Predicted 3D model of a 71-nucleotide RNA (transfer RNA) from a Parcubacteria group bacterium. Its Rfam family is "tRNA". From the family's description: Transfer RNA (tRNA) molecules are approximately 80 nucleotides in length. The sequence was found in a public genome assembly.
RNA sequence: GUGGCCAUAGUUUAAUGGUAAAACAUCGGGUUGUGGUUCCGACGUUACGGGUUCAAUUCCCGUUGGCCACC
Numbered sequence: 001g002u003g004g005c006c007a008u009a010g011u012u013u014a015a016u017g018g019u020a021a022a023a024c025a026u027c028g029g030g031u032u033g034u035g036g037u038u039c040c041g042a043c044g045u046u047a048c049g050g051g052u053u054c055a056a057u058u059c060c061c062g063u064u065g066g067c068c069a070c071c
Base pairs, nucleotide, nucleotide: 001070002069003068004067005066006065007064010024011023012022013021018054026042027041028040029039030038047063048062049061050060051059
């Protein structure tokens, strides 16, 4: 330099254009003499900028970052 893949919560991952979800973690509470276990609840998210659409995590373009192959 060329081609391809990936980017969603603090972490690991779902979501076939129609209200973004689960587990663990964090915080609050119940249970317990304390802790652990367990139960209930809360908090928190689509890398960035545009486009298409009534509606975009999803489709298109670009940028950034990471990975792979070739040279």